A computed fold for a 353-nucleotide part of an RNA from an uncultured bacterium, annotated as small-subunit ribosomal RNA, central domain.

Context: one part of a larger RNA
RNA sequence: CUGGGGUGUAAAGCGCGUGCAGGCGGUAAGCUUAUGCGGGGUGUGAAAGCUCCUGGCUAAACUGGGGAGAGGUCGCUCAAGAUUGGUUAACUCGAGGAUGGUAGGGGAAGGUGGAAUUCCGGGUGUAGUGGUGAAAUGCGUAGAUAUCCGGAGGAACACCAGUGGCGAAGGCGGCCUUUUGGACCAUCACUGACGCUCAGACGCGAAAGCUAGGGUAGCAAACGGGAUUAGAGACCCCGGUAGUCCUAGCCGUAAACGAUGUGAACUUGGCGCUGGUCGGGUAAAACUGAUCCGUGCCGCAGCAAACGCGAUAAGUUCACCACCUGGGGACUACGGCCGCAAGGUUAAAACUC
Numbered sequence: 001c002u003g004g005g006g007u008g009u010a011a012a013g014c015g016c017g018u019g020c021a022g023g024c025g026g027u028a029a030g031c032u033u034a035u036g037c038g039g040g041g042u043g044u045g046a047a048a049g050c051u052c053c054u055g056g057c058u059a060a061a062c063u064g065g066g067g068a069g070a071g072g073u074c075g076c077u078c079a080a081g082a083u084u085g086g087u088u089a090a091c092u093c094g095a096g097g098a099u100g101g102u103a104g105g106g107g108a109a110g111g112u113g114g115a116a117u118u119c120c121g122g123g124u125g126u127a128g129u130g131g132u133g134a135a136a137u138g139c140g141u142a143g144a145u146a147u148c149c150g151g152a153g154g155a156a157c158a159c160c161a162g163u164g165g166c167g168a169a170g171g172c173g174g175c176c177u178u179u180u181g182g183a184c185c186a187u188c189a190c191u192g193a194c195g196c197u198c199a200g201a202c203g204c205g206a207a208a209g210c211u212a213g214g215g216u217a218g219c220a221a222a223c224g225g226g227a228u229u230a231g232a233g234a235c236c237c238c239g240g241u242a243g244u245c246c247u248a249g250c251c252g253u254a255a256a257c258g259a260u261g262u263g264a265a266c267u268u269g270g271c272g273c274u275g276g277u278c279g280g281g282u283a284a285a286a287c288u289g290a291u292c293c294g295u296g297c298c299g300c301a302g303c304a305a306a307c308g309c310g311a312u313a314a315g316u317u318c319a320c321c322a323c324c325u326g327g328g329g330a331c332u333a334c335g336g337c338c339g340c341a342a343g344g345u346u347a348a349a350a351c352u353c
Stems, first nucleotide, its partner, number of pairs: 004325004008307002013321001015204004022197003026091002029088002039078005044072001050069002052066005094194001095191002097188006106180007113157001118152007128139002165172002209250006218244002223239004261320006269298005275292006302309002326353003335346004
């Protein structure tokens, strides 16, 4: 490099999306064409090499002579027209749209509520309190802890709450308002393949961390102290600063996990839950049948090394992308690109087993 085999847990699915190029592409028909595909003819495919015959070195390797053949995404040409492609005009099942409904912690901004912790002021009250395995550090007669009233401020939203909902993923949970994205169901007399995937690119992306400015109740790296211990750089206890919160901008990583790429089709069943629709039933419900979307459990066939998966496939197939190719060295070095930095991304070799 090519080909093969693979990617839940053995090496391997990009954290997620949008999407240009590229690859692939529904139904039926006509015309034209003949690009690919298959066929005939012809040209070419030097020599050497391969295969066959026969010689030469004592034999072989090696090599001389002779003949035919193989060896090609090859050129020209002839005809065919199913399939692929092109083209013309269509179709409605894919995709989209319209109308009417439905559910939701989906996003952004603003407002607002109660419980609790802490602190401050005041009242009552007196000697302890706190903490642990046991203690001590700590706090407290300058009046703590406890209890009652009032106030301040920040952060998070008990119950509801659910293998329940929404979102592409990260993620999203008090209540109200404004604004905004998506999904699902039903109907249709609309458009008419407009689709799928996607290298590069662009965007989003937990926590921690960084820059500037604010904020700081609780918690809490670092740090100080008390214990434990042989020691204790820890686990336990008392304190406590960054940080955690807000605004603007960076960072771009996670066991970013379903460790399972996206889309489509097909393949016995059973039991739940969420949201619709159409029936039966009811005064209304409950209940019940069918169906669509989603979300779970168990299991047929099949698959799998096993574990397990099993219509939400890891089954049977197709399209496209990404990735893997023994362990260590190495999520490293060097170089490139990105970043304020921390570092990220791309990514070897020697050597060694």
Rfam family: Bacterial small subunit ribosomal RNA. Its mean pLDDT, the model's own confidence on a scale to 100, is 85.